Molecule: SAM riboswitch aptamer (S box leader)
Organism: rhizosphere metagenome
RNA sequence: UAUCAAGAGCGCGGUGAGGGACUGGCCCUAUGACCCGCCGGCAACCAGCCAUGCGUGGCAACGGUGCUAACUCCAGCCUGAUUGGUUUCAGGAAAGAUA
Numbered sequence: 001u002a003u004c005a006a007g008a009g010c011g012c013g014g015u016g017a018g019g020g021a022c023u024g025g026c027c028c029u030a031u032g033a034c035c036c037g038c039c040g041g042c043a044a045c046c047a048g049c050c051a052u053g054c055g056u057g058g059c060a061a062c063g064g065u066g067c068u069a070a071c072u073c074c075a076g077c078c079u080g081a082u083u084g085g086u087u088u089c090a091g092g093a094a095a096g097a098u099a
Base pairs, nucleotide, nucleotide: 001099002098003097004096009039011038012037013036014035018028019027020026022076023075024074025073040068041067042066045064046063048059049058050057051056072095077092078091079090080089081088
């Protein structure tokens, strides 16, 4: 700096109680989570190729990452609207993740 509403595994083996960043919710989990290995898959950031009005557009997926429960699971701060309401909705931050 860019992106985060889409997409992709009830696979096999190992281990065995935690995990979803944090806090609060809510959820996943002995019908085996998380993690590790293997094999699949998704996407297309980097690298590659083509075009270019140099901003970018397209192709491909062999290579380097990433991802493969829930919108980044939801909210946390600010603003506006709304409500009987600390209700609901919208926008923007912050934080986080990846490149």